[in-house]
Context: one part of a larger RNA
């Protein structure tokens, strides 16, 4: 000098874009953060209509719950662990891959349950038992079956589900298979901090055979056999640490670093375990143990903010219990749509960078006051007053492009075979949380300057006070009665909505 997720002191007008729990991976009140589908299923509150004297039935509408499907493995957070089961890079294959694309096939005949509902209970609650009964794209059996799997090449084995709707082909699904895409699993080479005051480490250890297991290779597990394997090019141990793209600095080489954003990994109160599933050993799933906290009728239960806000604690220190799904994206759905603390916005903080303003021109009896003085004057200083003007920003009133593309509805035209169905195009209508470029009007210099320094390094000096005291200080060093170095004032210098200090890196 440059830099920072900074903090502290003094000061503080506006805007844009960023950024903000680095410490206790400490504990958490409260609300929200993952649902959706009635075009899979039964039953059905409400309301409306039809039939009926009524009970009731049917049709439409549709809330809450249940069965079932898909999603909840993404998105969001954090960096505790991890020095290699990670990451980076270059390869490999013994493997899997829901939704998506594509190709050619299939979608047949039956069955028994169960939740819900109803009745009767248990329990303080959480919750739960029995009986009767019902549906399905839930579950089960048979058939068919190769382009699939196994194979001793003879053969053996394996599937399915319907729904909506039209005048009709349709549309959405379902099953087995081939290919693709995407995403992953596993393996290998090389690279990847300090320490030798850590020198030897290892018994599933190293290899083989067999077997099991897995989607798949493999001591991954097991039985048997052999005695190997690693290490001074640092094994093993200890310490520290998520890795990379990047970032800071530097002419570069390098050194330091890994906040925000992106990619990968790991974690989810602590430690185990599996279940379901295409995918998890699963942040807001299950289960066991533990610590902690809460409720309890003392028998027993409940919870997990390292999601968004917020709170306590610790700390030098880090924000709103805000608005909206209008946009982008995601889940479900045929769609309308619903959900979305992802996201889009607003709020707070000079925390950072950048931009703008705090007026402009004239104005010398060089006013008054302050300070200095050799008492003549000098300086503050065109600075002010005063005159003329301007109108940025802020204030106030009004207009406003755009961020909006769609989707739905209505209608028109063309095409698909003529059309109520589908596709394409046009027209009208419909969707903004928040922001707002920019324009017009009003008023009036009005509302907007500080901080550090002035002995040398280093730009900028005088007076007074103090008297080795009080104090200053980055280094050299100042201060003991004329201090340009302490404190104050005046003046000057530097930077400026900031200026200094501290810490850290180069």
């Nucleotide at each position: 000098g440059a830099a920072u997720g900074a903090a502290c002191g003094u000061u503080g007008g506006c805007g844009g874009c960023g950024u903000g729990g680095a410490u206790u991976a400490g504990g958490c009140a409260u609300g929200c953060a993952a649902g959706u589908c009635g075009a899979a299923c039964g039953a059905u509150a409400u309301c409306u209509g039809u039939a009926g004297c009524a009970a009731u039935a049917c049709a439409g509408u549709g809330a809450a719950a249940g069965u079932g499907g898909c999603g909840u493995a993404a998105g969001g957070g954090a960096g505790a662990g991890u020095a290699a089961u990670a990451c980076g890079u270059a390869g490999g294959u013994a493997c899997c891959u829901g939704c998506c694309c594509u190709c050619g096939g299939g979608u047949u005949c039956g069955g028994g349950a169960u939740a819900g509902c109803u009745g009767c209970g248990g329990g303080a609650a959480a919750c739960u038992g029995c009986a009767a009964u019902u549906a399905a794209u839930a579950c089960c059996g048979g058939a068919u079956g190769a382009u699939g799997u196994c194979u001793c090449u003879g053969g053996a084995c394996c599937a399915a589900a319907g729904g909506u709707g039209u005048g009709a082909u349709u549309c959405c699904g379902c099953c087995a298979g081939g290919g693709g895409a995407u995403g992953g699993g596993c393996c290998u080479g090389c690279g990847u901090c300090c320490u030798a005051u850590c020198a030897g480490c290892u018994a599933g250890u190293u290899g083989g055979u067999g077997u099991g297991g897995u989607a798949a290779u493999g001591g991954c597990g097991c039985a048997c056999c052999a005695a190997g394997g690693c290490a001074a090019a640092g094994a093993c141990g200890g310490g520290u640490a998520c890795g990379g793209g990047g970032u800071g600095u530097g002419a570069g080489a390098g050194c330091a670093u890994g906040c925000c954003c992106c990619c990968g990994c790991u974690c989810a109160c602590u430690g185990g375990g599996a279940c379901u599933g295409a995918g998890a050993c699963a942040c807001u799933g299950c289960u066991c143990a533990g610590a902690c906290a809460c409720c309890u009728a003392c028998g027993g239960g409940u919870g997990g903010c390292u999601g968004c806000a917020g709170u306590c604690g610790a700390g030098a220190a880090u924000c709103u219990u805000c608005c909206g799904c209008a946009a982008u994206g995601g889940g479900c759905g045929a769609a309308a749509g619903c959900c979305u603390g992802a996201c889009g916005g607003a709020g707070c903080g000079a925390c950072g960078c950048c931009g703008c303003g705090u007026g402009u021109g004239g104005g010398a009896u060089g006013a008054a006051g302050g300070c200095c003085u050799u008492c003549g004057g000098g300086u503050u200083g065109u600075a002010a007053a005063c005159c003329a003007c301007u109108g940025u920003c802020a204030g106030u009133g009004g207009g406003g492009a755009g961020c909006a593309a769609g989707u739905g509805c209505a209608u028109c035209a063309g095409g698909g075979u003529u059309c109520u169905c589908c596709c394409u195009g046009g027209u009208g209508u419909u969707u903004g949380a928040g922001c707002g470029a920019u324009c017009c009007g009003c008023a009036g210099a009005g509302g907007a300057a500080g901080c550090a320094c002035a002995g040398g390094c280093u730009a900028a000096u005088u007076c007074c006070g103090u008297g080795c005291c009080a104090g200053c200080a980055g280094c050299c060093g100042c201060g003991g009665u004329a201090a340009u170095a302490c404190g104050g004032a005046a003046u000057g210098u530097g930077c400026a909505a900031a200026c200094g200090u501290u810490a850290u890196u180069c």
This is a predicted structure of a 506-nucleotide part of an RNA (small-subunit ribosomal RNA, 5' domain) from a metagenome. It matches the Rfam family "Bacterial small subunit ribosomal RNA". Gene Ontology terms of the family: structural constituent of ribosome and ribosome. The coordinates come from a structure-prediction model, not an experiment, and the mean pLDDT is 84.